[in-house]
Molecule: transfer RNA
Organism: Clostridia bacterium
C1' cells in the first nucleotide's frame, strides 16, 4: 500500500428495509430474624462517525475512524 471481517444498553449477543430484543449486571417491592437464593416490576442503547439512495435505513451504497486477520513491495 491492497483485501476481508467486526463495531448494537455497563458486559455478552440477537435483529439484516417498516423504526431495537434477550441473558447477565443494576434499582425497587415481596419473601427471610438477617443475608443469599427465588419471584414481580422498573430504568437504561437509536445501532462507530459523516454523507447518499428510499415514503421509510441498525439493515443497501460511498468515505472516514477503531480493532482483528491475510496478502504484496522496500529495507
Nucleotide at each position: 500500500g491492497c483485501u476481508g471481517a467486526u463495531g448494537u444498553g455497563g458486559c455478552u449477543u440477537a435483529g439484516u428495509g417498516g423504526u431495537a430484543a434477550a441473558g447477565c449486571a443494576c434499582g425497587u417491592g415481596c419473601u427471610u430474624g438477617g443475608u443469599a437464593a427465588g419471584u414481580a416490576c422498573g430504568a437504561g442503547a437509536g445501532c462507530g462517525u459523516g454523507a447518499g439512495u428510499u415514503c421509510a435505513a441498525u439493515c443497501c451504497u460511498c468515505a472516514c475512524c477503531a480493532u482483528c486477520a491475510g496478502c504484496u513491495c522496500c529495507a